The RNA shown here (c-di-GMP-I riboswitch aptamer) has 89 nucleotides and comes from Noviherbaspirillum denitrificans. The sequence is in RNAcentral, with records from Rfam. The prediction has a mean pLDDT of 90.
[in-house]
């Protein structure tokens, strides 16, 4: 330098939950909070998982209901790439 580890000291980051914003929804931002996290930094490239507008299918006289779809979404679901503070080991 690199990998592995993850005590020590400096910090980091922010679940649930409230408020307020934006979406069809799932969920996302801001703000307040802190379950937790050594990658909970970043990237949807594989895979799971939600969700189901748009389009499709079935039922019904209709109103409506029901089923299938992601190009939405989750990076705090895993795998993967990419970048990184520290140093008793």
């Nucleotide at each position: 330098g690199a990998a592995c580890a993850g005590a020590c000291a400096g910090g980091g980051c922010a679940a649930a939950c409230c408020g307020g914003c934006u979406g069809a929804a799932a969920a996302g931002c801001c703000g307040g909070g802190a379950c937790g996290c050594a990658a909970a930094g970043c990237u949807u490239c594989c895979g799971g998982c939600c969700u189901g507008a748009c389009g499709g299918g079935g039922a019904g006289a209709a109103g409506u209901u029901u089923c299938c779809c992601a190009a939405g979404g989750u990076a705090g679901c895993g795998g993967a790439g990419c970048c990184g503070c520290c140093u008793c080991c």